[in-house]
RNA sequence: CCUCCCGUAACUCAGUGGUAAGAGUGCCCGUCUUAUAAGCGGGUGGUCGCUGGUUCAAUCCCAGCCGGGAGGA
Repeated sequence: CCUCCCGUAACUCAGUGGUAAGAGUGCCCGUCUUAUAAGCGGGUGGUCGCUGGUUCAAUCCCAGCCGGGAGGA
């Protein structure tokens, strides 16, 4: 320098054009226990990397940039 993949909650990931974006883990409260853990119930949590474009409508499609990874020279 070129090509490809990824970027969504504190962490690991799902979602894939259609009103309010999800799971598990974590954290907090309750329940249970002599107590702790586990289990169970509830709660908490996001400018969907950034900037533009397409569209009636974008987390999703397109472009550029930023960051991470793989391959090639």
Molecule: transfer RNA
Organism: Ignavibacteriaceae bacterium